RNA sequence: UAAUCAUCCAGAGGAUCUGAGGGACCUGGCCCGGUGACGGUCCGGCAACCUGCGCUCGCCGCAAGGUGCCAACGCCAGGAUCGAUGAGGA
Numbered sequence: 001u002a003a004u005c006a007u008c009c010a011g012a013g014g015a016u017c018u019g020a021g022g023g024a025c026c027u028g029g030c031c032c033g034g035u036g037a038c039g040g041u042c043c044g045g046c047a048a049c050c051u052g053c054g055c056u057c058g059c060c061g062c063a064a065g066g067u068g069c070c071a072a073c074g075c076c077a078g079g080a081u082c083g084a085u086g087a088g089g090a
Stems, first nucleotide, its partner, number of pairs: 001090001004087005013043005021032003025079005044070003049066002051063004074082001
């Protein structure tokens, strides 16, 4: 990078730096934002895909090492070569 499979209405925020847009893209809404959003760093947390352990072997339990995530259902509706995350392969 292109495919495959699984998941996407549950859950989880403080400090600090920065400074104007942000909520992936298009249209239309709605919302967040100088009472500092978005983003970065640190700490904390959530969850359990992979992983480890256990057993009664399953759509199981415990742990939390590798990822991921921590406004609103992927914010909502429609759209498209839709997107995101994980896993195993190429």